[in-house]
RNA sequence: AAGCGAAAACGGCAAACCCGGUGAAAGCUGGGGACGCAAAGUCACGGAUCUAAGGGGAGGCCCCAUGAUGGCCGGACUACCGAA
Numbered sequence: 001a002a003g004c005g006a007a008a009a010c011g012g013c014a015a016a017c018c019c020g021g022u023g024a025a026a027g028c029u030g031g032g033g034a035c036g037c038a039a040a041g042u043c044a045c046g047g048a049u050c051u052a053a054g055g056g057g058a059g060g061c062c063c064c065a066u067g068a069u070g071g072c073c074g075g076a077c078u079a080c081c082g083a084a
Stems, first nucleotide, its partner, number of pairs: 004082002012037002017032006035071001041077003045074003048069003054064004
C1' cells in the first nucleotide's frame, strides 16, 4: 500500500412505529424510537423498483420522469480502527 473484517477499542448511522412540517404522490425532513449496518459516508452514471402532478393516448384505463429509493444490485469517489 492492497486486501480482509474480531463477541476488539474510540466512536458513528438509525428500519418499523408514533408526533410535527413538507409534497400531487412516491417520498423527504425535525423530534422520539432501534430492526439492523464496516462504508447504512457521498454521487441517480448503468440496471431494478416506486410514484404520475403535468403531458400523451383512450370510455373510466393505459403509457411517459423531468419526481423518488444509495437501508435493492452494479459502478465511481472518500474515510475511522487493526485481532486473525
Model confidence (mean pLDDT): 87 of 100. Predicted 3D model of an 84-nucleotide RNA (c-di-GMP-I riboswitch aptamer) from a Candidatus Bipolaricaulota bacterium. Its Rfam family is "c-di-GMP-I riboswitch aptamer". About the family: GEMM was predicted in a large-scale screen for bacterial structured RNA regulatory elements. Lineage of the source: Bacteria > Bacteria candidate phyla > Candidatus Bipolaricaulota.